The prediction has a mean pLDDT of 83. The RNA shown here (transfer RNA) has 74 nucleotides and comes from a Candidatus Altiarchaeota archaeon. It matches the Rfam family "tRNA". Rfam links the family to the GO term triplet codon-amino acid adaptor activity. By type it is a transfer RNA. NCBI's taxonomy places the organism under Archaea, Nanobdellati, Candidatus Altarchaeota. It was read from a public genome assembly.

């Protein structure tokens, strides 16, 4: 330098191909319940689509350009 893959809450992950309902789940965290106090368990809450642009009535999803990570070639 070239090619391919990946990027979604604090962590992991579903959804992406085939655009559409409030972006779902697990763990963790906080509050409450429960408990003699904790743990476990139950309920509730906060928190997310890597960045910018485009297409569209509508984009996590499609297109373009970046950024970061990984693999391969040189």
């Nucleotide at each position: 330098g070239g090619g391919c893959c990946u990027g979604u809450a604090g962590u992991c992950u579903a959804g992406c191909c085939u655009g559409g309902a409030u972006a779902g789940g697990a763990c963790a965290u906080a509050a409450g319940g429960u408990u003699g106090c904790g743990g476990a368990c139950c309920u509730u809450a906060a928190a997310g689509c890597c960045c910018g642009g485009g297409u569209u009535c509508a984009a996590a999803u499609c297109c373009c350009g970046g950024c970061a990570g990984g693999c391969c070639c040189a």